[in-house]
Molecule: transfer RNA
Organism: Seminavis robusta
RNA sequence: GGGGUGUUAGCUCAGUUGGUAGAGCGAUUGCUUCGCAUGCAGUAGGUCGGGAGUUCGAUUCUUCCACACUCCA
Numbered sequence: 001g002g003g004g005u006g007u008u009a010g011c012u013c014a015g016u017u018g019g020u021a022g023a024g025c026g027a028u029u030g031c032u033u034c035g036c037a038u039g040c041a042g043u044a045g046g047u048c049g050g051g052a053g054u055u056c057g058a059u060u061c062u063u064c065c066a067c068a069c070u071c072c073a
Stems, first nucleotide, its partner, number of pairs: 001072007010025004019056001027043005049065005
């Protein structure tokens, strides 16, 4: 220098034909207990890496940039 993959909640990750974003763990509140743990029922938490374009509408399509991993030289 060139190719490929990835970037989504605090962490690990889903999200297939574009239609108002989810799970597990964690945090927190209540119930349960003498207390803790477990269990049950809730709650909070996301400019979906950043910009631009297409579209009535973009996490999803196109493009540029940044970062990480990887292959070639």